Predicted 3D model of a 1482-nucleotide RNA (small-subunit ribosomal RNA) from an uncultured bacterium. The sequence is in RNAcentral, with records from ENA.
RNA sequence: AGAGUUUGAUCGUGGCUCAGAACGAACGCUGGCGGCGUGGCUAAGGCAUGCAAGUCGAACGGAUGUUGUCCCUUCGGGGGCAAUGUUAGUGGCGGACGGGUGAGGAAUACAUGGACAACGUACCCUGGACUCGGGGAUAGCGGCGGGACUUCGGUUCCUUUGCGAAAGCGCCGGUAAUACCCGAUGACCCCACGGGACCGCAUGAUCCUGUGGGCAAAGUUCCGGCGGUCCGGGAGCGGUCCAUGUCCCAUCAGCUUGUUGGUGGGGUAACGGCCUACCAAGGCGGCGACGGGUACCGGGUGUGAGAGCACGACCCGGCACAUCGGGACUGAGACACUGCCCGGACACCUACGGGUGGCUGCAGCAACGAAUAUUCCGCAAUGGGCGAAAGCCUGACGGAGCGACGCCGCGUGCAGGAUGAAGUCUUUCGGGAUGUAAACUGCUGUCAGGGGUCAGAAAGAUCUGAUCAACCCCAAAGGAAGCCUCGGCUAACUCCGUGCCAGCAGCCGCGGUAAUACGGAGGAGGCAAGCGUUGUUCGGAAUCACUGGGCUUAAAGCGGGUGUAGGCGGAAUGGCAGGUGUCCUGUGAAAGCCCUCGGCUCAACCGAGGAACCGCAGGGCAAACCGCCAUUCUUGAGGCAGGUAGAGGCAAGUGGAACUAUGGGUGGAGCGGUGAAAUGCGUAGAUAUCCAUGGGAACGCCAGUGGCGAAAGCGGCUUGCUGGGCCUGUCCUGACGCUGAGACCCGAAAGCGUGGGUAGCAAACAGGAUUAGAUACCCUGGUAGUCCACGCCGUAAACGAUGCGCACUAGGUACGAGAGCUCUGACGGCGUUCGUGCCGAAGCAAAAGUGUUAAGUGCGCCGCCUGGGGAGUACGGCCGCAAGGCUAAAACUCAAAGGAAUUGACGGGGGCUCACACAAGCGGUGGAUUAUGUGGUUUAAUUCGAUGAUACGCGAGGAACCUUACCAAGACUUAAAUGGGAAUUGACAGAUUUAGAAAUAGAUCCUCCUUCGGGCAAUUUUCAAGGUGCUGCAUGGUUGUCGUCAGCUCGUGCCGUGAGGUGUUAGGUUAAGUCCUGCAACGAGCGCAACCCCUGUCACUAGUUGCCAUCAUUCAGUUGGGGACUCUAGUGAGACUGCCUACGCAAGUAGAGAGGAAGGUGGGGAUGACGUCAAAUCAUCACGGCCCUUACGUCUUGGGCCACACACGUAAUACAAUGGCCGGUACAGAGGGCAGCUACACAGCGAUGUGAUGCAAAUCUCGAAAGCCGGUCUCAGUUCGGAUUGGAGUCUGCAACUCGACUCUAUGAAGCUGGAAUCGCUAGUAAUCGCGCAUCAGCCAUGGCGCGGUGAAUACGUUCCCGGGCCUUGUACACACCGCCCGUCAAGCCAUGGAAGUCUGGGGUACCUGAAGUCGGUGACCGUAACAGGAGCUGCCUAGGGUAAAACAGGUAACUAGGGCUAAGUCGUAACAAGGUAACCA
Repeated sequence: AGAGUUUGAUCGUGGCUCAGAACGAACGCUGGCGGCGUGGCUAAGGCAUGCAAGUCGAACGGAUGUUGUCCCUUCGGGGGCAAUGUUAGUGGCGGACGGGUGAGGAAUACAUGGACAACGUACCCUGGACUCGGGGAUAGCGGCGGGACUUCGGUUCCUUUGCGAAAGCGCCGGUAAUACCCGAUGACCCCACGGGACCGCAUGAUCCUGUGGGCAAAGUUCCGGCGGUCCGGGAGCGGUCCAUGUCCCAUCAGCUUGUUGGUGGGGUAACGGCCUACCAAGGCGGCGACGGGUACCGGGUGUGAGAGCACGACCCGGCACAUCGGGACUGAGACACUGCCCGGACACCUACGGGUGGCUGCAGCAACGAAUAUUCCGCAAUGGGCGAAAGCCUGACGGAGCGACGCCGCGUGCAGGAUGAAGUCUUUCGGGAUGUAAACUGCUGUCAGGGGUCAGAAAGAUCUGAUCAACCCCAAAGGAAGCCUCGGCUAACUCCGUGCCAGCAGCCGCGGUAAUACGGAGGAGGCAAGCGUUGUUCGGAAUCACUGGGCUUAAAGCGGGUGUAGGCGGAAUGGCAGGUGUCCUGUGAAAGCCCUCGGCUCAACCGAGGAACCGCAGGGCAAACCGCCAUUCUUGAGGCAGGUAGAGGCAAGUGGAACUAUGGGUGGAGCGGUGAAAUGCGUAGAUAUCCAUGGGAACGCCAGUGGCGAAAGCGGCUUGCUGGGCCUGUCCUGACGCUGAGACCCGAAAGCGUGGGUAGCAAACAGGAUUAGAUACCCUGGUAGUCCACGCCGUAAACGAUGCGCACUAGGUACGAGAGCUCUGACGGCGUUCGUGCCGAAGCAAAAGUGUUAAGUGCGCCGCCUGGGGAGUACGGCCGCAAGGCUAAAACUCAAAGGAAUUGACGGGGGCUCACACAAGCGGUGGAUUAUGUGGUUUAAUUCGAUGAUACGCGAGGAACCUUACCAAGACUUAAAUGGGAAUUGACAGAUUUAGAAAUAGAUCCUCCUUCGGGCAAUUUUCAAGGUGCUGCAUGGUUGUCGUCAGCUCGUGCCGUGAGGUGUUAGGUUAAGUCCUGCAACGAGCGCAACCCCUGUCACUAGUUGCCAUCAUUCAGUUGGGGACUCUAGUGAGACUGCCUACGCAAGUAGAGAGGAAGGUGGGGAUGACGUCAAAUCAUCACGGCCCUUACGUCUUGGGCCACACACGUAAUACAAUGGCCGGUACAGAGGGCAGCUACACAGCGAUGUGAUGCAAAUCUCGAAAGCCGGUCUCAGUUCGGAUUGGAGUCUGCAACUCGACUCUAUGAAGCUGGAAUCGCUAGUAAUCGCGCAUCAGCCAUGGCGCGGUGAAUACGUUCCCGGGCCUUGUACACACCGCCCGUCAAGCCAUGGAAGUCUGGGGUACCUGAAGUCGGUGACCGUAACAGGAGCUGCCUAGGGUAAAACAGGUAACUAGGGCUAAGUCGUAACAAGGUAACCA
């Protein structure tokens, strides 16, 4: 310090998420030691038991124990005195500290700084003055029952003594004090009334003094003292007041009657409405009153660079509370945690009458909860209370125990050790990893364990240790490692299992058969006595932005104005000193943080010193700036004068065109309307046309990115009234200004109310069409409304999606409104102010863009935003007649939503362009029969694959067996190939034969070489096999298609933040990204073209098997001969828009041009760019993984792949006369041929057979048909057509039954030119005619691939259909339109709103009742010498209780409403392209 995540990619916006640190934590797995800390965050809910506040006999009288002594004695004992213990009571001091907790409390709190001239203070220190004389009580104690004994004093006993269960209560008698009371004294003090001095910021304070009045005390002792009283001072501790600061909600906006002030009185230590009576009517609030919610506050703690944000455990300070509520008493101090009284709830005891209690002290218990400890030791230390002291008390405290809860430290060994052991994992089988790790060798001794010796904590002498602990020795590597992670973020990778299952997950996301993401294993990474998870806080988040953000389009400028508060504000001078600056002073507790030093072996921890505490307050100085006061100024602002443009506003009047209605005339069948129609109107006379009249609404041309207005908005003409602007002058005022929360006003359309008006248009509605439907789009009608007046509404995509004002920062140009200078001839020229536009510099911006009319640079003020959805919704409030508006959430849910730009793709967008794409033609398909392929069905099997174009006469260029992969049956366990090892044998093969369907099995015959080392061969065994089994979505290779379309890219440069662009676009041209020109591009590559092959012309060479003009010859180029020609097959030539004309810059184009065999690519072929379709193929082959292994392998026989209601594709043959049949007759090319082609002859009607010849081929052989000539048929299901079937044959083959072809004869089906629809073809093409070949024994070939013969028609053209190319445009698409996506309905889940009601809570109001208690009144009773005082009674206030009506908040609820979410539900198609009716806002 950043990273992941929206996209195909990019930039920016924006949210979500992660890495860090922390914790009073909890949970999971694991766990050796020690130190220091820390530990009920939940039920301020309830508590058993023990302990947590006592002490003083040197204040007092007793009681009692012991000892001593004296006396009495009935000898049992009793009494006195002294000493010494104990202590119930009186009395004193302390129980107001210490300890706990955080319920309440948003201010009577806390923090900081001040004030008290408005206060208190026991114990302590200090100063002054005193401590005299009396009195009466009271607790303790005894008695208030009975019995017995008795010396009559008493002693002793019991159902334990009057009442009562208990707690407790009473009467009588007598007693002490440092308890209580009275009197005296009064330095001083207090009160009242005076006088004087002096001080202060107001009330006022201080000092001196006069008169009158008033107030004290306690003793004790060991004789040192310790106390007591009054009055001052101090210290420390308190009380009160003031200022500032201190959370959220405005969906809480008004609150208040002791309220605000005054006077009198009361009360307090003290001020004060603190309380009371009366008087006045005030007080608080947008600088947030009042109300609601939440919360102890601070020092500090966590985090952070800081500013901040969050928190307030432990420790320290303050406050509050003590079961809940109220109250006072005592006291120096309390309204009192372990005091009192009362009321309530709860718990316990009870004899039912009544009592008792308060762990939020330390332990502990149950309960609650995810969760938090011992009913420990000690007062040794520190501190506290009491005491003269010894001492006692102290769950404060000091310690120990439990918990890895946190921080810190230590250890679990160290060194050596490679044939890199074994095991495990992995592997390409070679190896690699674990790994010096282990074993093994040597060494050491921390901690734990055992033993011993004893510093220190003890405070300068002595004593005192609950607990901790320093030092030494011994033994043995022995007792001591886990947890999480390994797809990216984020360090760390492989195998197996699983197969959208099981599961993981912080975000993105993994898992559907090759998962580094699930589970296991091996390995690795991280941390380590811990490691992970969960929760929470801060950080990252500049994601609430003070530091430090934004608002044209991402969320965000109020629709517009006027203006209040507020904020901000021109120039000059003088002054003040509030802000500001500087210096000083006080304070800012300690602890903590930071620095330095020091102490525990280190550290954590602790100690000391310093710094810091950024704050507050006081004082001095400064006066630039802000502020304030005063004076002045004119440039901001305004006024005045003179001009000027304008649909600015309001009212009244008025005009023409159009429309419509009515009346009349003409006229006579339609009109109207649409894509096409229909509804509708019209013979009762429409439409059309003419005249007249009425009516309402709107104002053509002018008219303009022209004008005016704040915006909404404003348009015929005239008049009246009226607002604002601009220009010129520079005469006046003298900062009068800018903005503007609230507030007020204006505010399109639609809508509402009342009353008018209504021509046209037109929601709703009706009808007609369209459609699958059509509650729409289109058509015919048509009511509200649109218009006017008055009143509401208050919203719009109210937009420049851009708040207002001022200043500054290049220009150019156009238009509107002025005035000026120059100059006038209409015109012009120059500079200038305001306005409206365009283009642009710099700058800005994510980019698009903006750019003196800023979105630039600054200043001032206002408004608004903070992920998407839920939602501008609910609830509440305000407004409205209503519709509705304004304000405005949450639960829940998603990981995005959104902006600009880029590249594609797409569009029922545009432009250009090409193609048998259409059109123009020719012939077909779709109908028939057959063949063939496919689907479907069937079947034991009908093997498998191919499935829009780009499957379907396709793989298959030959399924009777074989092929063959399928089925049935029967068999085998390894065939073939190759090699190695081992063993055995001399075979195996072949022949014959038996069984069998065959495979196969059995039997017989036959049977090696040798130099003896062996070789050869076979059999058996072993290691390697085999699979047309799966995955073409794991692959290679091959192929189809877009498409022979003209495209696809790269290097460098340039442009852009970037994706990317440029080049490749543009203007021409071409078949072509072909070429030319231009150009921030210049070049290049793969494609195009060319190079290659065939064909067309010619030349040369060569001349057999080909050829034959001339010569000879023959039946015949047969032979001699010839190379001329044809031809063959090799080499060349030729064509390049080269020439001419026209056009053009050029490229090029045009021309029945010339020439030429061929002319603009001459024709054809081969040749297929980057890529697309997860296209096809695991069954050509190859190959990863998976699967089978006496079978999913192999062999055999037979069957099947040929089935057949049907559907489709592709073909063949036809339907006939341009034809069929018969006879005659002519002409190819390219190929094939020895298990072959076969001449020729003969036989057969024929297929073919027999004989026989030539040829491994320019030599022999296979072979045309249409055509031509002649004849016949005469329109007919025929002399067309040939299916089907009967019979008879031929051939191939081991074998033609399933299931071959061919021949002859007989039979003679459908079919008479084919619906919707659809295919091919642009010239030697279509059409038509035959021939050949591959495969092959034969053939289901009508298929495929080739060959030649005959040989057309048409193309105006590019509007339309399909497809393609380029440019451009829109896009919400990118799996890319077969895209995306909306709403209802149906289903499940979730949260929320409404709701008759119902339940609960806190607070207030009114009334009734009202304990304790203070205060007041009374007080016949008690009490006193008397005054006091008191009981009792009573009044006010009041905790609580009750009643009543409302409001508020929360829970719940039949039913109901919308919302969100959820792989494959229903209906439609709204939006994104012109989304097929442009979309959107009200």